[in-house]
RNA sequence: CCCGAUAAGGCCAAACCCUCCGUGAGGAGGGGGCGGAAAGCGGCGGGUCUUCAGAAAGAUGGCCGAGCUGCCGAAG
Numbered sequence: 001c002c003c004g005a006u007a008a009g010g011c012c013a014a015a016c017c018c019u020c021c022g023u024g025a026g027g028a029g030g031g032g033g034c035g036g037a038a039a040g041c042g043g044c045g046g047g048u049c050u051u052c053a054g055a056a057a058g059a060u061g062g063c064c065g066a067g068c069u070g071c072c073g074a075a076g
Base pairs, nucleotide, nucleotide: 002076003073004072011036012035016031017030018029019028020027021026034062040068041067044065045064046063047060048059049058050057051056
């Protein structure tokens, strides 16, 4: 470094419910806990979704790839 354990200490938080924001996809906070070893970060490429007559503008990092950063350390 790869890798990822019925390890240790911790971390995040799906659906759903409440409040607020947004035309919407969706977002923020609280509860909740399905899951996650990058479920940390950024829309770069692809995918999906929304608005729109269209051009175009957006949403999603818990869809995938690539990028940057990072805790722990058994076996191999």